A computed fold for a 377-nucleotide RNA from a Desulfobacteraceae bacterium, annotated as Bacterial RNase P class A. It was read from a public genome assembly, where an Rfam model found it. Its Rfam family is "Bacterial RNase P class A". From the family's description: Ribonuclease P (RNase P) is a ubiquitous endoribonuclease, found in archaea, bacteria and eukarya as well as chloroplasts and mitochondria. It is annotated as a ribozyme.
RNA sequence: GAAGCAGCCCAGACGAUCGCUGGGGGAUUCCCCCGGAGGAAAGUCCGAACACCACAGGGCAGGGUGCUCCAUAACGUGGAGUCGCGGUGACGCGAAGGAAAGUGCAACAGAAAGGAUACCGCCACGCCGGGGUUCCCGGCGCGGUAAGGGUGAAAAGGUGCGGUAAGAGCGCACCAGUUCCCCGGGUGACCGGGGAAGCUUUGUAAACCCCACCCGGUGCAAGACCAAAUAGGGGAGCGAUGGAGGGUGGCCCGCCCGAGCUCCCGGGUAGGUCGCAGGAGCCGCCGGGCAACCGGCGGCCGCAGAUGAAUGAUCGUCACCCGCGGACGGGGCAACCCGCCGCGGGUACAGAAUUCGGCUUAUGGGCUGCUUCGGCC
Numbered sequence: 001g002a003a004g005c006a007g008c009c010c011a012g013a014c015g016a017u018c019g020c021u022g023g024g025g026g027a028u029u030c031c032c033c034c035g036g037a038g039g040a041a042a043g044u045c046c047g048a049a050c051a052c053c054a055c056a057g058g059g060c061a062g063g064g065u066g067c068u069c070c071a072u073a074a075c076g077u078g079g080a081g082u083c084g085c086g087g088u089g090a091c092g093c094g095a096a097g098g099a100a101a102g103u104g105c106a107a108c109a110g111a112a113a114g115g116a117u118a119c120c121g122c123c124a125c126g127c128c129g130g131g132g133u134u135c136c137c138g139g140c141g142c143g144g145u146a147a148g149g150g151u152g153a154a155a156a157g158g159u160g161c162g163g164u165a166a167g168a169g170c171g172c173a174c175c176a177g178u179u180c181c182c183c184g185g186g187u188g189a190c191c192g193g194g195g196a197a198g199c200u201u202u203g204u205a206a207a208c209c210c211c212a213c214c215c216g217g218u219g220c221a222a223g224a225c226c227a228a229a230u231a232g233g234g235g236a237g238c239g240a241u242g243g244a245g246g247g248u249g250g251c252c253c254g255c256c257c258g259a260g261c262u263c264c265c266g267g268g269u270a271g272g273u274c275g276c277a278g279g280a281g282c283c284g285c286c287g288g289g290c291a292a293c294c295g296g297c298g299g300c301c302g303c304a305g306a307u308g309a310a311u312g313a314u315c316g317u318c319a320c321c322c323g324c325g326g327a328c329g330g331g332g333c334a335a336c337c338c339g340c341c342g343c344g345g346g347u348a349c350a351g352a353a354u355u356c357g358g359c360u361u362a363u364g365g366g367c368u369g370c371u372u373c374g375g376c377c
Base pairs, nucleotide, nucleotide: 001373002372003371004370005369006368007367008366009365010364012318013317014316015315016314017313018312020036021035022034023033024032025031026030038349042360043359045358046357047356048355049354050219051218052217053216062215063214064213065212066211067081068080069079070078071077082096083094084093085092086091097210098209102208103207104204105203106202119149120148121145122144123143125141126140127139128138129137130136131135157175158174159173160172161171162170176200177199178197179196180195181194182193183192184191185190223274224273225272226271233265234264235263236262237261238260245257246256247255248254281300282299283298284297285296286295287294288293319347320346321345322344323343324342325341326340328339329338330337331336
């Protein structure tokens, strides 16, 4: 210098003016003070808190999870490991239990797709034909054979020697694997070493299934409280020509209408209040642990609470980024790199809605450590 790998940090700053919104205060409809998005507030994919409903206990069905140990309120999350795979490496990835319980499936090709199969080839035997003979060649039939060819993603360990008519773990040696036993290490997954058995088992469980563990449902529009108008419900009282009540009207009489009227109680709706911001909280120090995380002590409330839903706009200065230009400075043979100046543009992704813990996805810039390769000293 180039190409990478891992982790962490920031999320423009300040000032002025004009607004929006929550709280408090003064005042009376206007002022003052304090607070006002995120690392993902997002997707709503997991796990919980909380609330209501259901529920004796157990089982079936259904769903989920699936190497080990640890962490946690819990998790499908995290940490540290094991094994496997990928990468030269830093490092990354893994639905990573069981195929020796059973069932199913394995397209195409191929003779045969699982204790199977004989297409070619190889070999023995029988018959026929030819050469004209210890045998050779060809054809047919019936068997043997998985060593060779061919098919396939996959064909029943590999190499060699023996063996055989030809062959074959058929036998043996070595290698690889599996199962079992022993020893050592580890909490464990597992690792290392030794021994035994020809045991050599196809793949697929993100197919059914088996095993182990976990799981009731609905979500803050949960739910609780206060509570109009109108119309229902319940009760009491008054009243129907001995007329309550209403209209007219300032009131009375009068006139007209007239079967309901008044009060109380209760449920629901509109609307309002709470839930709802002090919490699995934040900060610092100390201790334990490799770490995730946990414990102790001290401090803090500065950490949004809207409900048509606030958190914004403009201007100035500075910072950063991008593009263009430069006849400038430094490095280099050069391409080019770093810096400086000028002009223009921009400051990403995105925005709370009951609250937490995660995961995933989106996104601008910066820093640190590490790896590989190349050059120079």